[in-house]
RNA sequence: GGGCGCAUAGCUCAGCGGUUAGAGCAUUCGCCUUACACGCGAAAGGUCCUCUGUUCGAAUCAGAGUGCGCCCA
Numbered sequence: 001g002g003g004c005g006c007a008u009a010g011c012u013c014a015g016c017g018g019u020u021a022g023a024g025c026a027u028u029c030g031c032c033u034u035a036c037a038c039g040c041g042a043a044a045g046g047u048c049c050u051c052u053g054u055u056c057g058a059a060u061c062a063g064a065g066u067g068c069g070c071c072c073a
Base pairs, nucleotide, nucleotide: 001072002071003070004069005068006067007066010025011024012023013022018056027043028042029041030040031039049065050064051063052062053061
């Protein structure tokens, strides 16, 4: 330098162009227990990497950029 892939909650990841963006773990609170753990219930937590475009409507499609990984040279 060229090609490919990935970027969504603190972490690991889901998420057919439309409804309120979700799960598990973690955190906090409650129940349970003498207490802790386990278990059960609830809550909080998100500029969906950035910008631009397409569209009535974008996490999702297109372009550019950034970061990371893999391959080739």

The RNA shown here (transfer RNA) has 73 nucleotides and comes from Candidatus Portnoybacteria bacterium RIFCSPHIGHO2_01_FULL_40_12b. Its Rfam family is "tRNA". It is annotated as a transfer RNA. Taxonomically the source falls in Candidatus Portnoyibacteriota (Bacteria, Bacteria candidate phyla). The prediction has a mean pLDDT of 82.